A computed fold for a 73-nucleotide RNA from a Promethearchaeota archaeon, annotated as transfer RNA. Lineage of the source: Archaea > Promethearchaeati > Promethearchaeota. It matches the Rfam family "tRNA". Gene Ontology term of the family: triplet codon-amino acid adaptor activity. Model confidence (mean pLDDT): 81 of 100. The RNAcentral record of the sequence draws on ENA.
RNA sequence: GCCAGUAUGGCUUAGAGGCUAUAGCGGCUGACUUGUAAUCAGCAGGCCAAGGGUUCAAAUCCCUUUACUGGCU
Numbered sequence: 001g002c003c004a005g006u007a008u009g010g011c012u013u014a015g016a017g018g019c020u021a022u023a024g025c026g027g028c029u030g031a032c033u034u035g036u037a038a039u040c041a042g043c044a045g046g047c048c049a050a051g052g053g054u055u056c057a058a059a060u061c062c063c064u065u066u067a068c069u070g071g072c073u
Base pairs, nucleotide, nucleotide: 001072002071003070004069005068006067007066010025011024012023018056027043028042029041030040031039049065050064051063052062053061
């Protein structure tokens, strides 16, 4: 330099154009317990790497950029 892949709560992750964007772990609150753990119930936390485009409508399709990973030279 060229090609491909990945980027979504603190971490991991689902979401293949239309329902206020999922779940697990973690966090907080409460119940239970003598207390802790476990268990149960509830709550908070992401507008989806950035910018632009297509569309009535985009995390999702297209382009550019950034970061990381892999391959080729």